[in-house]
RNA sequence: CACUUAUCCAGAGAGGCUGAGAGACCGGCUCAAUGAAGCCUCGGCAACCCCGCCCACUGUUGUGCGCGGAAGGUGCCAAGUCCGGCAGAGUAUUCUGGAAGAUGAGAG
Numbered sequence: 001c002a003c004u005u006a007u008c009c010a011g012a013g014a015g016g017c018u019g020a021g022a023g024a025c026c027g028g029c030u031c032a033a034u035g036a037a038g039c040c041u042c043g044g045c046a047a048c049c050c051c052g053c054c055c056a057c058u059g060u061u062g063u064g065c066g067c068g069g070a071a072g073g074u075g076c077c078a079a080g081u082c083c084g085g086c087a088g089a090g091u092a093u094u095c096u097g098g099a100a101g102a103u104g105a106g107a108g
Base pairs, nucleotide, nucleotide: 001108003106004105005104006103007102008101013042014041015040016039017038021031022030023029025085026084027083028082043077044076045075048073049072050069051068052067053066055064056063057062081100086097087096088095089094
């Protein structure tokens, strides 16, 4: 980088360096010198991988539901993925699905 699959209305920030942008893209809207992004330190959230237990299935290796945990690998800590973008329903508000994106796991 492209592929498969699961999730995305919950949750969780302080300090230091630095100094103008950031929220993927486009439109909107918002955040930002009362300090953006980035880097570092410490802290936290969560439970994808992971660990333990129970049950069921499986010819073995194993697989799946549930409950609990948090040492380790990721991830995350403004706003629902900030809202919309495409399609359908709907006077509108709105709802449903999709696309795109993000993250995990797997395989190439």
Record summary: A computed fold for a 108-nucleotide RNA from a Chloroflexaceae bacterium, annotated as SAM riboswitch aptamer (S box leader). Its Rfam family is "SAM riboswitch aptamer (S box leader)". Rfam describes the family as follows. The SAM riboswitch is found upstream of a number of genes which code for proteins involved in methionine or cysteine biosynthesis in Gram-positive bacteria. It was read from a public genome assembly, where an Rfam model found it. The source organism's lineage runs through Bacteria, Bacillati, Chloroflexota, Chloroflexineae and Chloroflexaceae.